Predicted 3D model of a 72-nucleotide RNA (transfer RNA) from a Myxococcota bacterium.
It matches the Rfam family "tRNA". Rfam classes the family as a transfer RNA. Rfam describes the family as follows. Transfer RNA (tRNA) molecules are approximately 80 nucleotides in length.

RNA sequence: GGGCAGGUAGCUCAGCGGUAGAGCAGCGCCUUUACACGGCGUCGGUCGUGGGUUCGAUCCCCUCCCUGCCCA
Numbered sequence: 001g002g003g004c005a006g007g008u009a010g011c012u013c014a015g016c017g018g019u020a021g022a023g024c025a026g027c028g029c030c031u032u033u034a035c036a037c038g039g040c041g042u043c044g045g046u047c048g049u050g051g052g053u054u055c056g057a058u059c060c061c062c063u064c065c066c067u068g069c070c071c072a
Base pairs, nucleotide, nucleotide: 001071002070003069004068005067006066007065010024011023012022013021018055026042027041028040029039030038048064050062051061052060
């Protein structure tokens, strides 16, 4: 330098055009003599950046940034 995959909640990941979700973690309550387990609730996001297409973009197109793998 070229190619491919990925970037979404604190962490691991879903979501392939129509209100952004789950599990774990955190917080509160119940349960227990207490802890753990369990149950209920709650908190949480400029969807990597900047543009474009569209009535509407996490999703499609372009640019750039970051991570991993391959080729040279």